[in-house]
Context: one part of a larger RNA
RNA sequence: GAUCGAACGCUGGCGGCGUGGCUAAAACAUGCAAGUCGAACGCGAACGUUCCCUUCGGGGAACAAGUAGAGUGGCGAAAGGGCGAGGAAUACAUGGGUAACGUGCCUCGAGCACGAGGACAGCCGGGGGAAACUCCGGUUAAUACUCGAUAAGACCACAGCACCGCAGGGUGCAGGGGUCAAAGGGUGGGGACCUUCGGGCCUGCCGGCUCGAGAGCGGCCCAUGUCCUAUCAGCUUGUUGGUGGGGUAACGGCCUACCAAGGCUACGACGGGUACCGGGACUGAGAGGUUGACCCGGCGCAUCGGGACUGAGACACUGCCCGGACUCCUACGGGAGGCUGCAGUAACGAAUAUUGGGCAAUGGGCGAAAGCCUGACCCAGCGACGCCGCGUGUGGGAAGAAUGCCUUCGGGUUGUAAACCACUGUCAGGGAUUACCAACCAACCGGUGUGAAUAGCGCCGGGAGUUGAGGAGUCCCAGAGGAAGUCACGGCUAACUUCGUGCCAGCAGCCGCGGUAAUACGAAGGUGGCUAGCGUUGUUC
Repeated sequence: GAUCGAACGCUGGCGGCGUGGCUAAAACAUGCAAGUCGAACGCGAACGUUCCCUUCGGGGAACAAGUAGAGUGGCGAAAGGGCGAGGAAUACAUGGGUAACGUGCCUCGAGCACGAGGACAGCCGGGGGAAACUCCGGUUAAUACUCGAUAAGACCACAGCACCGCAGGGUGCAGGGGUCAAAGGGUGGGGACCUUCGGGCCUGCCGGCUCGAGAGCGGCCCAUGUCCUAUCAGCUUGUUGGUGGGGUAACGGCCUACCAAGGCUACGACGGGUACCGGGACUGAGAGGUUGACCCGGCGCAUCGGGACUGAGACACUGCCCGGACUCCUACGGGAGGCUGCAGUAACGAAUAUUGGGCAAUGGGCGAAAGCCUGACCCAGCGACGCCGCGUGUGGGAAGAAUGCCUUCGGGUUGUAAACCACUGUCAGGGAUUACCAACCAACCGGUGUGAAUAGCGCCGGGAGUUGAGGAGUCCCAGAGGAAGUCACGGCUAACUUCGUGCCAGCAGCCGCGGUAAUACGAAGGUGGCUAGCGUUGUUC
């Protein structure tokens, strides 16, 4: 000199863009943060209104409404969001390998969907419990479940040909044997024909099943690199290798039985300490040093420890089970909970924000769609925490008012500063208004594809109408009005006098000042620096 997720002191007008629990991965009240689909399925209220009956207590019907609602089923919940405890290598970075692998949704290609059956929720009835919840009986639907058929194809074992590969082997083609599918469900439209009048049938869209390919995503393996410590020198028994078996999507001591005795190490094994890693950031002429907040990629974690289930995917933050600690409820028998999501509380600390608005945009989930959900996100609020921009007026105005200060008492300085005159109108304030952040969606119209079809549906173009939480723009009004501090002034180092004090009180980055004339302490006047900041402390280079 530069830097900062800063803090402290004094001061503080506005805006834009950023940024804000670095400490206790300590504990959490409350609200919200993951749902959605009725175009998969069976059920199905009430309040209220109208009408009818009435023994005036009430009962019934229609609308409300096939709504609310719970349930079965599907997809999602493994993403998005948070944090960095652990971890020095099961991690990350870079480059490779997989002839040792997986893949829901999406895209492309080839094909298929025949027949049958029994349940379980819900609901109804009954029982237990303070509750959480739970048990028994009856009944019911499906794109839920089960069985059978078909089998191009896939898989399994058998046997063959060609090509490729260093090899274990891979790719393609063909053979006979065995095993394995589905929901023709939903919805829209329709001419002829049939009909038990429901529909069959034809057709569009959305789905189902099998196989192949792709994209994207992931698993595993290898090489190289990645802090300090030798006051850590030897470490290791599933250890190192083999064989058989198991397990996995897959290779492998990954696991197991047996056999052998190996494997690593001063090029630092093993142990101890510390630490998420990278892109990057800061600094520096560079080499390098330091660092990993915000943003992006990867990894790890979700009260602590362990475990599996479901699923394409988890050993799963707001799923399940067990154990521990803690908190809460209890009728004492037993139960409930997990903010390292967004706010917020208390605690800790030098120190870090609102229990805000909106799904308008971007993105995500579900849905045919309308749409619903979304503390992701977009906005607003708070903090000079940082960077940047703007303002606090502009021009004129005396050999120079007053005040203050100094003085050799003549004067000097404050100082064109003020007053005063003329002007301007940024920002803030008030009022009016709408280019923009809007893309979407969509009546309707045109084209095109499908189709028997001028229907319906899909795609493309136009498009009446419609959607803004918040921001922003323009015009007018008013009027210098509302807006300057802070540190220093002995030398380094730009800036000096007076008074007070008297080695006291105090200053100080270093040298050093202060013991009666202190430019160094305190105050005042003056001056210098920077400026909505200035100074101090800390941090890194």
Small-subunit ribosomal RNA, 5' domain from an uncultured organism, 541 nucleotides, folded computationally. Its Rfam family is "Bacterial small subunit ribosomal RNA". Rfam links the family to the GO terms structural constituent of ribosome and ribosome.